[in-house]
Molecule: SAM riboswitch aptamer (S box leader)
Organism: soil metagenome
RNA sequence: CAUCUAGAGGGGUGGAGGGAAAUGGCCCGACGAAGCCCCGGCAACCAUCUGAGCAGCCCUACAGGGUCGCCCGGAAAGGUGCCAAGUCCAUCAGGUCCCAUGUGGAUCUGACAGAUG
Numbered sequence: 001c002a003u004c005u006a007g008a009g010g011g012g013u014g015g016a017g018g019g020a021a022a023u024g025g026c027c028c029g030a031c032g033a034a035g036c037c038c039c040g041g042c043a044a045c046c047a048u049c050u051g052a053g054c055a056g057c058c059c060u061a062c063a064g065g066g067u068c069g070c071c072c073g074g075a076a077a078g079g080u081g082c083c084a085a086g087u088c089c090a091u092c093a094g095g096u097c098c099c100a101u102g103u104g105g106a107u108c109u110g111a112c113a114g115a116u117g
């Protein structure tokens, strides 16, 4: 700096936790959690290949060609990542709406924190 409501799970091992942390919720888990291993898959960030468009530069026999950048796609056997639930939800600030007007509810935006590249 970009993205984060999409997508994608089986086996073995293990043996009670897990969903980042804290608090509160809500979930997942002995029909087997985390971790580790194997295999499979998703995705398209990086690298690679490739199509269209635009702009610059170079060459030119003026037909065209080359190269670089931007942008929109496609492929995907490499490097990462990921494969319950929106980053599971809330937390701080603000907007809008609703009502039985409260320490209320719904919803949106931003911030903070976090994840991945």
Base pairs, nucleotide, nucleotide: 001117002116003115004114009039010038011037012036013035017028018027019026022091023090024089025088040083041082042081045079046078048075049074050073051072053070054069056067057066058065059064087113092110093109094108095107096106097105098104099102